Record summary:
Transfer RNA from a bacterium, 75 nucleotides, folded computationally.

RNA sequence: GGGGUUGUAGCUCAAUAAGGAUAGAGCGUUGCCCUCCUAAGGCAGAGGUUGCCGGUUCAAGUCCGGCCAACCCCA
Numbered sequence: 001g002g003g004g005u006u007g008u009a010g011c012u013c014a015a016u017a018a019g020g021a022u023a024g025a026g027c028g029u030u031g032c033c034c035u036c037c038u039a040a041g042g043c044a045g046a047g048g049u050u051g052c053c054g055g056u057u058c059a060a061g062u063c064c065g066g067c068c069a070a071c072c073c074c075a
Base pairs, nucleotide, nucleotide: 001074002073003072004071005070006069007068010027011026012025013024020058029045030044031043032042033041051067052066053065054064055063
């Protein structure tokens, strides 16, 4: 230098093929219940401008372009 994969909550990941209903799950975290206390268990909550910028569209996490980062392959 060329190509590929990935980027979504604090962490690990869904949702992408075929664009469509308020973007979800587990763990963690906060409060409450329970308990003599803790653990376990139960209930409720908070937490996301979906890596960044732009484009297409009535509508973009999803499609298109550029850029950034990590990893892999080729040279």